[in-house]
Molecule: transfer RNA
Organism: bacterium
RNA sequence: GCCAGGAUAGCUCAGUUGGUCAGAGCGGUUGAUUCGUAAUCAACAGGUCCCGGGUUCGAAUCCCGGUCCUGGCU
Repeated sequence: GCCAGGAUAGCUCAGUUGGUCAGAGCGGUUGAUUCGUAAUCAACAGGUCCCGGGUUCGAAUCCCGGUCCUGGCU
């Protein structure tokens, strides 16, 4: 330098014919339960969907450019 994959909650990740609320598990907070803790159960909080631009009535999702990470080729 070229090719491929990836970037979504604190962590690990799901989410592709573009649409009705952006989700799960773990973690956090609060409550229930217990003599108390753990475990369990319930509720709640938590998001610039990597960044910028474009297309569209509508973009995490499509297009263009950029940054970073992983793997391969030279």